[in-house]
RNA sequence: UCCGCGGUAGCUCAGUUGGUAGAGCAGGUGGCUGUUAACCACCGGGUCACUGGUUCGAGUCCAGUCCGCGGAG
Numbered sequence: 001u002c003c004g005c006g007g008u009a010g011c012u013c014a015g016u017u018g019g020u021a022g023a024g025c026a027g028g029u030g031g032c033u034g035u036u037a038a039c040c041a042c043c044g045g046g047u048c049a050c051u052g053g054u055u056c057g058a059g060u061c062c063a064g065u066c067c068g069c070g071g072a073g
Stems, first nucleotide, its partner, number of pairs: 001072007010025004019056001027043005049065005
């Protein structure tokens, strides 16, 4: 330098054909009990890496940029 994959909650990751951003774990509150743990119920938490574009509407499509991993030379 070129090619491929990836960047979404604190962490690990889903997100289908463009149509309300989700799960598990973690955290908080309550229940349960001699207490803790476990278990049960509920709750909060997001600039979807960044900047533009297309569209009535973008996590998703297009262009550029940054970062990580792998490959080629």
This is a predicted structure of a 73-nucleotide RNA (transfer RNA) from Pelagibius sp.
It matches the Rfam family "tRNA". It is annotated as a transfer RNA.
The source organism's lineage runs through Bacteria, Pseudomonadota, Alphaproteobacteria, Rhodovibrionaceae and Pelagibius.
The prediction has a mean pLDDT of 80.
It was read from a public genome assembly.